[in-house]
Order: sequence, then C1' cells, then structure tokens
RNA sequence: CGGGAUGGCUCGGCGACCGCGGCGGGGGGCAACUCCCUUCGAGGAAAGUCCGGGCUCCGCAGGGCAGGAUGGUGGCUAACGGCCACCGGCCGCAAGGUCAGGGAAAGUGCCACAGAGAAUAGACCGCCGAUGGCCGCGCAAGCGGAUCAGGUAAGGGUGAAACGGUGGGGCAAGAGCCCACCGCCGCGACGGUGACGCCGCGGGCAUGGCAAACCCCAUCCGGAGAAAGGCCAAAUAGGACAGAAAGUCGGAGCAAUCUGACGGGACGCUGCCCGCGUUCUUCGACUGUCGGGUAGGCCGUUUCAGAUCGCCAGCAAUGGUCGGUCGAGAUGAAUGGUCGCUGCCCCCCUCGGGGACAGGACCCGGCUUAAGUGCCAUGCCGGCGC
Repeated sequence: CGGGAUGGCUCGGCGACCGCGGCGGGGGGCAACUCCCUUCGAGGAAAGUCCGGGCUCCGCAGGGCAGGAUGGUGGCUAACGGCCACCGGCCGCAAGGUCAGGGAAAGUGCCACAGAGAAUAGACCGCCGAUGGCCGCGCAAGCGGAUCAGGUAAGGGUGAAACGGUGGGGCAAGAGCCCACCGCCGCGACGGUGACGCCGCGGGCAUGGCAAACCCCAUCCGGAGAAAGGCCAAAUAGGACAGAAAGUCGGAGCAAUCUGACGGGACGCUGCCCGCGUUCUUCGACUGUCGGGUAGGCCGUUUCAGAUCGCCAGCAAUGGUCGGUCGAGAUGAAUGGUCGCUGCCCCCCUCGGGGACAGGACCCGGCUUAAGUGCCAUGCCGGCGC
C1' cells in the first nucleotide's frame, strides 16, 4: 500500500420567530376555562407480529389423548426456539464462517435417468482359463494354440453415489485371501464438570445415503388479550318472546306442597375424552330473536426483569444490598412550520439542485427484515521499503 474478516459508534450542528403536548409552580374567574414561568418531549430499527415473558381476566389451572416446539456439552437469563463459552463435522492459506449437530442394527419407505448391478447387489468392456472339454505336434511324457465350460470383481465404463482406502505379498488371473499404515468396532489408562481428546491393546477385516421422509427417544407447552380488565356518573323498559330435559327412590305433611339423593338436559374449563363446577328438570346459570337507553369521565398509562458510565467478580454472556448520571405518555391521537448561518457526501453548464430506512399507543427481553453518510478498534493474508 492492497485484499479478506470480526466487533462497535453515528443518524448533522447553532441561532431566531411563531405554534403544540406532559410534570411542577404562580395568577385570574362562581364555573366552564384562561394567562405566565422553568423544565422534559420518538428509533436503530419505533417496522414484522415471529418467539418468550410481566400484567389482567376465565377456569377447583385435575388427568389423559391429539397437536405443537426444541435437539452436541456446560453456563447466563424472569423466560425463550435467545445469548456466551467450549466440543465435533464441513468451507477457507488464514483471521474466520457455517450446521434443522439425538437415533438408520425398533419398524415402514425412497434413491429418477443412466448402468450388469443401488444395500440379502452385480458381469457391459475386460483379465484368467490352472482343473474338465476342443484343435495341432508327439510312441508316450509333455509342449503349443484358440477359447467353451468355468473363475474373477483388482483395471475401465455408467452414475450424485458402486458394499472400506494406499502400498506390498500371493494367485491361473483376482479378492482383507494375507501383511503394514489409515479407517471402523470393542476394551482399558490418562486429561477434562461434560460433549470429547489422546495413547495403548485386541478384533472381525466388518453393511451406502436420506429422518428439513413417516417414525422412535429425551425435554417443554392451559387459554385469551389493553377494544385485556376495573371504577364512577347518567339514562331507559328491573322490557317482551322462544328453547332442551325418560324420570325413579326416600323423608315431612290430612292435602296442597316442601325437601334430599340418583338419573337426565343446558352451559363453562377457548381441540376431544374423563373428571369437576354452575344451573335447570317448568323455569333461567346459558343460548337465540325483537325492542329500548347510554356511548361521558377516571384508572390501567409508565420507576422498569430500565438505560448508561465507573469499580469489583467472571474467558465471556452476565451479575452486584456498590457509586454517579438519565427518564415521551398522546387518546380523531402532541414534538411542527418558516428563516439565517454552518459541517459532511454526491451531481452540475458553478446559477444551483439533491442527500437513506423511517415515527410510539400496556410494558419489556430477543429474533428477522429495510437502509444512507461518515468514523473507530482488533486481527489475517499478500506486496514493497528499512
């Protein structure tokens, strides 16, 4: 100097005028309300609504099934499918990146086409043809030849992938057939919290891939949602109609009737079953239809598992009876408009023009997506110079 990689910051600044909303303070007014002052007033994603919670309500938060989610180990956290560290596989010269990372010998299923053959495989081209057969020479022994029967899966081909790899021995030619090393399986020592690593011994030389296929294993999971849900005030009509339910037994009573149990109907436990609860069995817990009133105000609503800086502990995520600083709360929905100066970047004919993604609505921790300007730090590789 160039090219990769990882992490972080920023999201223009200053001033003036006018105009908004909140807390606090002060004044005026019977009240409605109004005036003044200080101060505060959007994001790195506020977006998506994808996960997890806090909070509120339902349910006696019970059991089972269905369904869903996660998947190496150990930690962090309120929790998570998140984050951190480590282990292993793969990619990269490396810094680093990435993984839907339990099980294929519990079972079922798939691997098109090509190819001989695709997991109980297989002979297309080849190689051999010792042994049995054929031909030639030979008295015979035997020699030679082509290959039939047969042997073979090392070489070549097909394919994404061919039933361990490399080298050697052996064989008629070959094959873990044998041997060495690697690989695989088993056992053990050592190190580690662990996943696992490393070393040694032994062994059969042993059987592909896909589970983001069904499935098996382990762990986890009530539901709804701020239009949640409460309170106050006001008004009407404390409105009308309809809906299911076999009933049985006991007690009290002259009877009418009352009451209890079982059974049955409806509803709820936001998928189903059991179970439980409420209510009814001649009336209302529930459902449906018609009709009427109100649609106003307050709470929830922002001090929170909060952010940030320093110190301590920890490799880190993160934590702390530690110390400092900071803090939107609207509700037909606030933070805007104009002007001037100025910083950075881009375009241009130097007049000037343009400058990303984009704004809360119960709150928080994550993830994902969009996107411009500029800056900082660390580390890797290459080149040059000293």
Molecule: Bacterial RNase P class A
Organism: Candidatus Kuenenia stuttgartensis